[in-house]
Context: one part of a larger RNA
């Protein structure tokens, strides 16, 4: 330098924004850097190759030629790439009008339930299990009624429903705020795609400081079970679970499937917005466009399973990653972290 790959065999970065870089729409003119053609110089000799010749042949040697895929200079060509100039609107974006949504942040409010406290009624059990016991209860429990306190989560609606880049998001109201989609015009005029580094976001658990503490519950204790039972079951129960601020930066962070664009039979459901027919109108029904989200299925692909317009099909562009198993997602070093640890990442040896 190069090959083949990455749903499940090794392999898609957890996700986004974006720097350099790589790649880049239609049409015209200029240029001639890349590109292509001609000429010319150079490309030492020897070697290799071709043709002759000399040792009786050959090896060997000598002469001539060719080649030396390269580089420089020069003359041209102008399709493609590049550059410059002046344009275009199909990509991208802006303005306008709409409706949908658990998208995000903050504040306030609500009812059901659990627990606890106070009081009333009331009496001997309650609780728990496969069966029990630990446990609670005559100092009045459980049950039931009334009142109060406090924290956390929001039944039904609820849906292969919706929103978000991912993590994720679900009671109600208000304020602030991001994005997507649909419709019809106008405008900008390639402003685009990707993205090494970088920056930001990032479930749960964990850490720091301060609060909070109802429930549940690692650790722990006890009761059972058992040969044992450092478990599964039961009774308790502390961190934690919740809030604020800061850190951590991981995951089966999964669709185990990176992003963008284009193309390639259909059928059926569903969400948002629009159009046509129907109607007096709405609704409904039906046909249909765009955007999203499911199922089935042809071609094609696949080792098979399966995927199949939401591709794992057919192409192009850019990034990340893999290269037999173990050793090892380790050691050492470096960077990050308060720590726990994270990121990067070998070798000996062995099969």
């Nucleotide at each position: 330098c190069u090959g083949g790959g990455c749903g499940u065999a090794a392999a898609g970065g957890g996700c986004g924004c974006g720097u350099a870089g790589g790649c880049g729409g239609c049409a015209a003119g200029a240029u001639a850097a890349g590109u292509c053609a001609g000429g010319u110089g150079u490309g030492a000799a020897a070697u290799c190759c071709c043709u002759u010749g000399g040792c009786u042949c050959a090896a060997c040697c000598a002469a001539g030629g060719a080649a030396g895929u390269g580089c420089g200079c020069u003359u041209g060509a102008a399709a493609c790439u590049g550059u410059c100039u002046a344009g275009c609107u199909a990509g991208a974006g802006u303005a306008c009008g709409g409706g949908a949504g658990a998208g995000g942040a903050a504040a306030g409010c609500g009812g059901a339930a659990u627990u606890c406290c106070u009081g009333g009624u009331g009496u001997a059990g309650a609780g728990g299990u496969g069966a029990a016991a630990u446990u609670c209860g005559u100092a009045g429990a459980u049950a039931u009624c009334a009142g109060g306190a406090g924290g956390a989560a929001c039944a039904c609606c609820g849906g292969u429903g919706g929103c978000g880049a991912a993590g994720g998001c679900g009671g109600c109201u208000u304020u602030c705020u991001g994005g997507a989609c649909c419709g019809a015009u106008a405008c900008u005029g390639a402003c685009g795609c990707u993205g090494a580094g970088g920056c930001g976001c990032g479930a749960a658990a964990g850490c720091g400081u301060g609060g909070g503490g109802a429930u549940c519950a690692a650790a722990c204790a006890g009761g059972a079970u058992u040969a044992g039972a450092u478990a599964c079951c039961c009774u308790g129960g502390u961190a934690g679970u919740c809030c604020a601020c800061g850190c951590u930066g991981u995951a089966a962070a999964c669709g185990a499937u990176g992003g963008g664009c284009a193309c390639u039979a259909g059928g059926u459901g569903u969400u948002g917005c629009g159009g046509g027919u129907u109607u007096a109108a709405u609704a409904u029904a039906u046909c249909u466009g765009c955007a999203g989200u499911g199922c089935c299925g042809c071609a094609g692909c696949u080792a098979a399973c399966g995927c199949a317009u939401u591709a794992g099909g057919u192409g192009c562009c850019c990034c990340g990653c893999c290269u037999g198993g173990g050793g090892a997602u380790u050691a050492c070093g470096g960077c990050c972290g308060c720590a726990a640890g994270g990121c990067u990442a070998a070798a000996a040896c062995u099969c």
The part of an RNA shown here (small-subunit ribosomal RNA, central domain) has 351 nucleotides and comes from a metagenome.
Its mean pLDDT, the model's own confidence on a scale to 100, is 88.